[in-house]
């Protein structure tokens, strides 16, 4: 530089013929219970790294940017 994979609630991951954004774990609340845990309901919390674009409509396609991880190359 060039290729390839990631970037989605606090973490950890799903979501591909485009068409209300989910599951696990944490949290918070309430049952149970002599308490804790466990269990068992209920819930809060993401605008999908940033920008532009296509589309009626984009987490999903385009185009540039930043960021992590892995190959390969450049360089005197």
């Nucleotide at each position: 530089g060039c290729c390839g994979g990631g970037g989605u609630g606090g973490c950890g991951c799903a979501g591909u013929a485009g068409g209300u954004a989910g599951c696990g774990u944490g949290c918070c609340u309430g049952g149970c219970u002599g308490u804790u845990a466990a269990c068992c309901a209920g819930g809060a919390g993401g605008u999908c790294a940033g920008a532009g674009g296509u589309u009626c409509g984009a987490g999903u396609c385009c185009u540039c940017u930043c960021c992590c991880c892995g190959g390969c190359g450049c360089c005197a």